[in-house]
Context: one part of a larger RNA
C1' cells in the first nucleotide's frame, strides 16, 4: 500500500470557529477539459505472444502478424463530471410575531447554618470513638439566649426536569450579551456541509502577583489500632478551598459512541410552543426536545434500534499484537510543574 476497522476487543481529536483543500440541491443554455468514439502520427530493435520455416530433435536462430495497454495531432458526441451563462425554492440565511431556559457576564439584595467576639443564665464536664486517648474546660468551657463580625455555599421548590458546542451551569432581583423553538410563508436565492494547519474555549488539581480566609483541609504535628503504620479512625492544622489579574491545557474532558444530510413498522412517559374541539381536563392534530420499551435491520455478543451501532452520501480525526512507552532523544511550548510531538533495543 490494497483491504479492513474505530460503544466495550488497538482505535472518534476534550469542544467550537474557520483559512486552504475535499465534497455540494432543482430545471435551461452554451464550451467540450475530464469522458466516449473514428482517423492519422508517434509507439527502434531485440523481448513477448501466434503461426510457418532453417540447424535429426530440443535449446537457439529466421520470416510474417499480433502487441507495444502510451503519448500528441484532427473530427464527432453531450449523458456524467467541471467551465460559462439564464431561471428556481425544497437547502441555507433574513424579517415580523409568539415563547422557552439553573446558557454567560456585570451589579445589588436575602435567610438559614458554620466560626469568632461581647455581654447574660448556668456548673463540671465537654468531646471523639469499636473502644479510648490526645484536644478543650474552675482564668467558668459544653449548654442556651440576646447582640455583633466574617466568610463561603444557596435547605425546600428539584425532577426519571432544563440551558449550554464542549468544560459546565441552581437563593432572589436589576442590567447587558448569546442561543434555541414555534407561527406568518414576506424577502435573498445554493449564499451550502466538512475542516488538515491557525484560533478561541476549556472541570479539578497546580503556578506567579496582589487580597481575602468562616468551612473543610494535601504537607506535618499530636492521640490510636498495629508485629510494623511513613495508612485507614480521632484532636489539631499550613498551602490549597474563595476574589482580582496573568500562566497552565490535562481528565474514567465518557454516550468510553466526531460532524452533516437524506430514508427506513410501531408503543408508551414527560419538558417547550402551534391549531382545533373543548374546558372534567382530555383528545385525534402538528413541530422540536429529554427518557422508556420493541419490528425489520445490524452486531462476536453483551446489546443499538426515527436521539442507530441501520439504509446511504460526504468531510475530519484515529487503529494495526502484549510488553519494553505515553518512555528515550529530538523539536515546539510553559516561570515551574509538566504539556504537545514521538521511536528503537530487548522480550514474549
Nucleotide at each position: 500500500u490494497u483491504g479492513g476497522g474505530u460503544u466495550u476487543a488497538a482505535a472518534g481529536g476534550g469542544a467550537g470557529c474557520g483559512c486552504a483543500g475535499g465534497c455540494c440541491g432543482c430545471c435551461g443554455u452554451g464550451c467540450a477539459a475530464g469522458c466516449g468514439u473514428g482517423c492519422c502520427g508517434u509507439g527502434a530493435a531485440a523481448a513477448g505472444c501466434a503461426g510457418c520455416g532453417g540447424c535429426c530433435c530440443a535449446a537457439c536462430c529466421g520470416c510474417u502478424g499480433c502487441c507495444c495497454u502510451g503519448c500528441g495531432g484532427c473530427g464527432c458526441g453531450a449523458a456524467c463530471u467541471g467551465c460559462u451563462u439564464g431561471g428556481c425554492u425544497u437547502g441555507a440565511g433574513u424579517g415580523c410575531g409568539c415563547c422557552g431556559g439553573a446558557a454567560g457576564c456585570g451589579g445589588g439584595c436575602g435567610g438559614a447554618a458554620u466560626u469568632c467576639g461581647u455581654g447574660g443564665u448556668g456548673u463540671a464536664g465537654c468531646g471523639g470513638u469499636g473502644a479510648a486517648a490526645u484536644g478543650c474546660u474552675u482564668a467558668g468551657a459544653u449548654a442556651u439566649c440576646a447582640c455583633g463580625a466574617a466568610g463561603a455555599a444557596c435547605c425546600c421548590c428539584g425532577a426519571u426536569u432544563g440551558c449550554g458546542a464542549a468544560g459546565g451551569c441552581a437563593g432572589c432581583c436589576c442590567g447587558c450579551u448569546g442561543u434555541g423553538g414555534c407561527g406568518c410563508c414576506a424577502c435573498u436565492g445554493a449564499c451550502g456541509c466538512u475542516g488538515a494547519g491557525g484560533c478561541u474555549c476549556g472541570a479539578a488539581g497546580g503556578u506567579g502577583c496582589g487580597g481575602g480566609u468562616a468551612u473543610c483541609g494535601a504537607a506535618c504535628a499530636g492521640g490510636a489500632u498495629u508485629a510494623g503504620a511513613u495508612a485507614c479512625c480521632c484532636u489539631g492544622g499550613u498551602a490549597g478551598u474563595c476574589c482580582g489579574c496573568a500562566c497552565g491545557g490535562u481528565a474514567a474532558a465518557c454516550g468510553a459512541u466526531g460532524g452533516a444530510u437524506a430514508c427506513c413498522c410501531g408503543c408508551u412517559g414527560u419538558c417547550c410552543g402551534g391549531c382545533c374541539c373543548g374546558u372534567a381536563c382530555g383528545g385525534u392534530c402538528u413541530g422540536g426536545g429529554c427518557g422508556g420499551c420493541c419490528a425489520a435491520g445490524c452486531g462476536a455478543a453483551a446489546g443499538c434500534g426515527u436521539u442507530a451501532a441501520g439504509u446511504a452520501u460526504c468531510c475530519c480525526a484515529c487503529c494495526u499484537g502484549g510488553g519494553g512507552a505515553g518512555u528515550a532523544c529530538g523539536c515546539c511550548g510553559g516561570c515551574a510543574a509538566c504539556g504537545g510531538u514521538g521511536a528503537a533495543a530487548c522480550u514474549c